A computed fold for a 104-nucleotide RNA from Paraconexibacter algicola, annotated as SAM riboswitch aptamer (S box leader). NCBI's taxonomy places the organism under Bacteria, Bacillati, Actinomycetota, Thermoleophilia, Paraconexibacter.
[in-house]
RNA sequence: GACACAUCCAGAGGGGUGGAGGGACUGGCCCGAUGAAACCCCGGCAACCACGAGAGCGGCUCGUCCAGCGCUCGCGAAAGGUGCCAAUUCCUGACAGAUGUGGC
Numbered sequence: 001g002a003c004a005c006a007u008c009c010a011g012a013g014g015g016g017u018g019g020a021g022g023g024a025c026u027g028g029c030c031c032g033a034u035g036a037a038a039c040c041c042c043g044g045c046a047a048c049c050a051c052g053a054g055a056g057c058g059g060c061u062c063g064u065c066c067a068g069c070g071c072u073c074g075c076g077a078a079a080g081g082u083g084c085c086a087a088u089u090c091c092u093g094a095c096a097g098a099u100g101u102g103g104c
Stems, first nucleotide, its partner, number of pairs: 001104001003102006013042005021031003025093001027091002043085003048081002051076002054073005089096001
């Protein structure tokens, strides 16, 4: 980077540097000198992956069961890898976008 799958009406901000933009894009509507983007520090939210214990199913082995392996489900925790912390992805449109995971 393309592809596949899942999620996107919940939740969570202070400080420093900086100095005019930002909310992807269209049209709106908003945010912004009572300080935008960006970077840094600290804090927080959530629970995708990873983790813990369990239930169910599957195939292998087997005389049978257990264990181990794979998948699914909900539960728990938040030390790890991401993500996120104005407005329903702010609304709208599209063969749109974002984030995570997977194999390539």